Annotation:
A computed fold for a 95-nucleotide RNA, annotated as SAM riboswitch aptamer (S box leader). Its Rfam family is "SAM riboswitch aptamer (S box leader)". Rfam links the family to the GO term regulation of gene expression. Of the family's consensus pairs, 97% are formed in the model. The prediction has a mean pLDDT of 82. It was read from a public genome assembly, where an Rfam model found it.
[in-house]
RNA sequence: ACCUUAUUAAGAGUGAUGGAGGGAACAGGCCCGAUGAAGUCCGGCAACCUAGUUAAGUUAGGUGCUAAUUCCUGCGGUUUACCGAAAGAUAAGGC
Numbered sequence: 001a002c003c004u005u006a007u008u009a010a011g012a013g014u015g016a017u018g019g020a021g022g023g024a025a026c027a028g029g030c031c032c033g034a035u036g037a038a039g040u041c042c043g044g045c046a047a048c049c050u051a052g053u054u055a056a057g058u059u060a061g062g063u064g065c066u067a068a069u070u071c072c073u074g075c076g077g078u079u080u081a082c083c084g085a086a087a088g089a090u091a092a093g094g095c
Stems, first nucleotide, its partner, number of pairs: 002094007013042001015041003021032003026074004043066003047063007070087001075084003
């Protein structure tokens, strides 16, 4: 990199540093940002896996996450607002 399975409407900072971008990619929207973006540190959340222990649960560790449904639309269906798919993300396993 690719394949399989599961989840994807919940949850999580008035911190430090940093300095202008950010919301995966393309297109169209709509937003966040000098009242401070990304990144880093700390804090926090809780899904999967592993280990200990347990009645439920909980503790530690490996990943993950921490504006807005995965920010919305893109393809199909239809009661036009929903459903499904695709793509993406994360975890576990496979090769």